[in-house]
RNA sequence: GAGCGGGCCAGACGGCCGCGCGUGCCCUUGUGGUGCGUGAGGAAAGUCGGGGCUCCAAUGGGCAGGGUGCCUGCUAACGGCAGGGCGCGGCGACGCGACGGAAAGUGCCACAGAAAAGAAGACUCCCCCGCCUCAAAGCGGGAGAAAAGCUGAAACGGUGCGGUAAGAGCGCACCAGCGUCACGGCAACGUGGCGGCUUGGCAAACCCCACCCGGAGCAAGGGCGAAUAGGAGCGAUUAAGGCUGGCCCGGCCGGCGCUCGGGUACGCCCGCACGAGGCCGACGGCGACGUCGGUCCCAGAUAAAUGGUCGUCCACGACAGAACCCCGCUUAUCGGCCCGCUC
Numbered sequence: 001g002a003g004c005g006g007g008c009c010a011g012a013c014g015g016c017c018g019c020g021c022g023u024g025c026c027c028u029u030g031u032g033g034u035g036c037g038u039g040a041g042g043a044a045a046g047u048c049g050g051g052g053c054u055c056c057a058a059u060g061g062g063c064a065g066g067g068u069g070c071c072u073g074c075u076a077a078c079g080g081c082a083g084g085g086c087g088c089g090g091c092g093a094c095g096c097g098a099c100g101g102a103a104a105g106u107g108c109c110a111c112a113g114a115a116a117a118g119a120a121g122a123c124u125c126c127c128c129c130g131c132c133u134c135a136a137a138g139c140g141g142g143a144g145a146a147a148a149g150c151u152g153a154a155a156c157g158g159u160g161c162g163g164u165a166a167g168a169g170c171g172c173a174c175c176a177g178c179g180u181c182a183c184g185g186c187a188a189c190g191u192g193g194c195g196g197c198u199u200g201g202c203a204a205a206c207c208c209c210a211c212c213c214g215g216a217g218c219a220a221g222g223g224c225g226a227a228u229a230g231g232a233g234c235g236a237u238u239a240a241g242g243c244u245g246g247c248c249c250g251g252c253c254g255g256c257g258c259u260c261g262g263g264u265a266c267g268c269c270c271g272c273a274c275g276a277g278g279c280c281g282a283c284g285g286c287g288a289c290g291u292c293g294g295u296c297c298c299a300g301a302u303a304a305a306u307g308g309u310c311g312u313c314c315a316c317g318a319c320a321g322a323a324c325c326c327c328g329c330u331u332a333u334c335g336g337c338c339c340g341c342u343c
Stems, first nucleotide, its partner, number of pairs: 001343009011313007019039008027030001041319001045330002048328005053217004060249004065213005070084005085099001086097004100208002105206002107202003123149001124145002127142005157175006176198001178195007221270005231260005238254001241253004277296008314317001
């Protein structure tokens, strides 16, 4: 100098005015005044994946359907993360990955080509015989071959030597693949030996295998408040009828008796801000992470607060703003700082 990986910040300080929430005090007790404290993000975003929480006439089993897909771990869970394997890219640090199964079956493989997978082998090649001929070519017959030429993204393992009439894993050496054995590894897989020679590709085509998945969502859902009275619980019982957000089994409602007592709209309150929480340290682990100890409390609105303005300074300030919560992923983003590493 050029790069690679990771972490952090997100203009700073001050004056004045204003807003939400919490809280103390005061009064004329309410839409009050005043003081203090506190008040967006790394993505609050997209709503893509997962979970908590809540409800459902039932949430049980099976089928269908959907998802995930190298291995081992982490986690509440995941399509996330960590470590490892394999493949590809890069000199390298490192990056990328729909990366299970194609000798279970079915299907597909454009154009070209004889042939796209049962090579039933053609445009062909080699040899022999016959006809014709000076000979060759050609024509007919027989036997052999898949090597060469030709087409293609791909042609029934590749390269080379031997072999042969021409040839062929026909034989041999090396390589690729498959199977098997041994060793290493929890495993994915790796290394080495042996074997017969060989099974084209596509599963982001159906399918097979393994594992996972009920649905709806905080306008979930609950409480309080006047009238009308739908309803709730328990017991007995099951005839008609009805429900079960794809179907079946199964289940439930209904009708009877007893007991209880107040739905929804609307308004207010809860849910709703202490949580799989942040920070620091110790220990275990390569790590994701876990265990323990200490410490901190960190927005909570509902028409919706988190702002405006002035001054000073600088490197002149990006993307963007909570609405039940959390863990991720993805996308957007001016500029700057720190750590480790490579060439």